SAM riboswitch aptamer (S box leader) from Frankia sp. R82, 120 nucleotides, folded computationally.
It was read from a public genome assembly, where an Rfam model found it.
């Protein structure tokens, strides 16, 4: 970097240094000198993966594997404005207006992107 498979309407910020950009790309529509990226420290969330515990199930059977739990912990990651901020592409519907369509809503899937796990 690609693949595979879960999750994404919840949850959580103060300081130092810095000094103007930031929300992944486009378009919106926000955040920002009452200090944006970045670095650094100190806390927080929350529980993918690790561990523990219980159950159920399977075996090459007394500890391994799977799978489950409003369990438990906090070791490895993550996160810590806005739903992934919110559209784009298919689509179902409620209103308006109006002529070859448009304009505001209210929802379903995709794509696409993020986090984790895994395997080559």
């Nucleotide at each position: 970097g690609g693949c595979u498979c879960a999750u994404c309407c919840a949850g959580a910020g103060g300081g130092g240094c810095a000094g103007a950009g930031g929300g992944a790309a486009c378009g919106g529509c926000c955040c920002g000198g009452c200090g944006a990226a970045g670095c650094c420290c100190c806390g927080g969330c929350a529980a993918c993966c690790a561990c523990c515990c219980g159950c159920a199930c399977g075996c090459u059977g007394u500890g391994c594997g799977u799978g489950c739990g409003c369990g438990g912990c906090a070791g490895g990651u993550g996160c810590u404005a806005a739903u992934u901020c919110c559209g784009a592409c298919c689509u179902g519907u409620g209103g308006c207006a109006g002529g070859u369509u448009g304009c505001c809503g209210c929802g379903g899937g995709a794509a696409a992107g993020a986090u984790g796990a895994g395997g080559a």